[in-house]
Context: one part of a larger RNA
Molecule: large-subunit ribosomal RNA, domain I
Organism: Puniceicoccaceae bacterium
RNA sequence: GGCAAAUGGUGGAUGCCUUGGCGAUAUCAGGCGACGAAGGACGUGACAAGCUGCGAUAAGCUUCGGGGAGCGGCAAAUACGCUUUGAUCCGGAGAUUUCCGAAUGGGAAAACCCGGCCGCGUGCAAGCGCGGUCAUCCCGGACUGAAUACAUAGGUCCGGGAAGCGAGACCUGCCGAAUUGAAACAUCUUAGUAAGCAGAGGAAAAGAAAUCGAAGAGAUUCCGUGAGUAGUGGCGAGCGAAAGCGGAAAAGCCCAAACCUUCCGACUUGUCGGAAGGGGUUGUAGGAGCCCGUUGUGGUACUCCAAUUGUUAGAAGAAUCCCUUGGAAAGGGGAGCCAAAGAAGGUGACAGCCCUGUAUUCGAAAACUUGAGGAGGCCUAGGGAAUUCCUGAGUAGCACGGGACACGUGAAACCCCGUGUGAAUCCGCGCCGACCACGGCGUAAGGCUAAAUACUCGAUAUCGACCGAUAGUGAACUAGUACCGUGAGGGAAAGGUAAAAAGUACCCCUGUUAGGGGAGUGAAAUAGUACCUGAAACCAUUUGCCU
Numbered sequence: 001g002g003c004a005a006a007u008g009g010u011g012g013a014u015g016c017c018u019u020g021g022c023g024a025u026a027u028c029a030g031g032c033g034a035c036g037a038a039g040g041a042c043g044u045g046a047c048a049a050g051c052u053g054c055g056a057u058a059a060g061c062u063u064c065g066g067g068g069a070g071c072g073g074c075a076a077a078u079a080c081g082c083u084u085u086g087a088u089c090c091g092g093a094g095a096u097u098u099c100c101g102a103a104u105g106g107g108a109a110a111a112c113c114c115g116g117c118c119g120c121g122u123g124c125a126a127g128c129g130c131g132g133u134c135a136u137c138c139c140g141g142a143c144u145g146a147a148u149a150c151a152u153a154g155g156u157c158c159g160g161g162a163a164g165c166g167a168g169a170c171c172u173g174c175c176g177a178a179u180u181g182a183a184a185c186a187u188c189u190u191a192g193u194a195a196g197c198a199g200a201g202g203a204a205a206a207g208a209a210a211u212c213g214a215a216g217a218g219a220u221u222c223c224g225u226g227a228g229u230a231g232u233g234g235c236g237a238g239c240g241a242a243a244g245c246g247g248a249a250a251a252g253c254c255c256a257a258a259c260c261u262u263c264c265g266a267c268u269u270g271u272c273g274g275a276a277g278g279g280g281u282u283g284u285a286g287g288a289g290c291c292c293g294u295u296g297u298g299g300u301a302c303u304c305c306a307a308u309u310g311u312u313a314g315a316a317g318a319a320u321c322c323c324u325u326g327g328a329a330a331g332g333g334g335a336g337c338c339a340a341a342g343a344a345g346g347u348g349a350c351a352g353c354c355c356u357g358u359a360u361u362c363g364a365a366a367a368c369u370u371g372a373g374g375a376g377g378c379c380u381a382g383g384g385a386a387u388u389c390c391u392g393a394g395u396a397g398c399a400c401g402g403g404a405c406a407c408g409u410g411a412a413a414c415c416c417c418g419u420g421u422g423a424a425u426c427c428g429c430g431c432c433g434a435c436c437a438c439g440g441c442g443u444a445a446g447g448c449u450a451a452a453u454a455c456u457c458g459a460u461a462u463c464g465a466c467c468g469a470u471a472g473u474g475a476a477c478u479a480g481u482a483c484c485g486u487g488a489g490g491g492a493a494a495g496g497u498a499a500a501a502a503g504u505a506c507c508c509c510u511g512u513u514a515g516g517g518g519a520g521u522g523a524a525a526u527a528g529u530a531c532c533u534g535a536a537a538c539c540a541u542u543u544g545c546c547u
Stems, first nucleotide, its partner, number of pairs: 001546009015532001016496002020467002022464007029456002031165002039100003042055003046078001050074002061094006070082003105114003115134008136162009170201001171199004181188001185234001211217002221248005231239002252448003255392001259278009283426001285391004290384003298379003302376004310368003314362003320335005336353002338342001344356003397421007407433001428443005483490002503531001506518004
C1' cells in the first nucleotide's frame, strides 16, 4: 500500500405513516359593489416577530337560539383574569368597521396632502377637533334663462340609475391572425380558431313557419342515428350536410293597421297630424264594418298572502367481563351480549359491545328557501250574409360588389350586408336549388316566451384497481413565502422523538452557554429535540491475509 471482515462515523436512500393534494358523483349556489366591493395598507394582545381573527367598540361589542364545564386562536411558559347569575364554543340577526382602492370634494409618486358649506365641541382669540355633505355621465321633472321678440342653448335644484370586481369557466355580438397541413406554395387548410373589444344571465342564444320537401310533418333547443352518406374540393390536402327515424323536454302568446270615442294642434273649414282608451292579431286566410250570439267556462309565464318542505346550530342513540403475555391489550384463552347500529376514526399493538360515531328517530327564537292553496290582476267565442276597407315600404325584387349557407361562382337557388334602382296589396306576395309551366307549401318587411342544453370560483355529503413528501397542487411546514429581476415576470427548499416531555434533577472533565462520562426518565436514549427506520458512495479504527 492492497484485499477481506468487523465496529463506528458521515449521509439520508428504503420501509411504514399522513395533516395535503388529484379526480369523480349527488345536491345546493351561481354573484359582490356608491348602504363603498374584490383586493390591500396600517393598526389591534399584559408581554407579540409571523400567521389567523378583528377595526380606534379593533383575537373583539349587542341580541336571539344551541350547548353544559371549562376558557382566554396557531402556541408552550409566566402574570392576570372570565365562568353553573351558564363562560369559552357553535348557529341566526344586528352594531362598529381607520386609510387606500370604481374611489366619487380638489390633488397625488395607492394607503398621503389640501379644501368649501352646514351643525356641534373647545378656546379670550387665532385656531384645533368631531359629525354630515360636496365627482362625472345618463334618464325624468321643476325653476330660471342669452346673442334675439317668441323661443332655444346655457344655468340651478329635486328624484332615479350607471360605473368597478369576479372562474384565464360557460353564452351572444363586433373584430380577427399566423405557425401549421397541402410532404414546396399562391386558391384552400389551420379557422371564423387564438388574441382584442363590447354586453348579458344563472344559464345565454334560438323559438311559434313568407318552414321542411314530395310521404306527409307541424316553434325552438339538445342527444343518438341517418353518415363520413349526398355533396363540396388546386375534385389536392381536406371540408362535410339535410329530410327522415329513435329519444330528452314540451307552451304558447302580445303588438302595428282598418274602425270607433275623447282630447290637443295646424290651416286651405273639412280635412290632415299627434296623444290616450276601445277594437284586433291570421293562411282549410283573418280582421274591421252589417246581422245573430256570448257572463259562464277554462287558463295564467303577473302581484300579494301563505300551509308545507328544505338550509343555516344541534339532540337521543343498543351491547363485556375474567384470566394471560406485555411498558401498554384492542392480541391469545374462556364465558357472554347488541345489531334497523359488523361504515369509519380514535384510544399505549389488531375493539360491533372503551370514546367519537354509525342505523334509526327528533329538533329552530331568527334569517333564507320552497310554494299546496287562496286573493287580486290579466287572458279566454263563435256563426252568417256581403266583398267597401285593413293586414308591418325606401321594404320585397332587380343590377353590381361582398358575406354566410357542408356548397371555393359554379347551372347556384334560399339567407344577410354595402351602393344604386325600386314594386304589388289577397284576383296580392314569397318559397318548393338556375329558369318556365302546372301543382303544392307558406303569409316577410314588429315583439315576448319556461323546460330539455353549456359551465364550475364556491358550499355540503360521499366515493376512488388516484399520489404518499424528488410523488401528489408551485405550495402537507410563516408559499405565491424566502429569494431573483428596474419591470412584466420567475420562483424554491423545508413533514415524522416518545404512548405520554416523563425533554436528562444532581456529580465530573474542560477556556467553553461546545461536546462528552456517570446518575436519572422511559419498553427502548445506537428514541436526547442535528431525535422512527437508517441503504450506498465516502472517512476512520481493529483484526486477518498478501506485497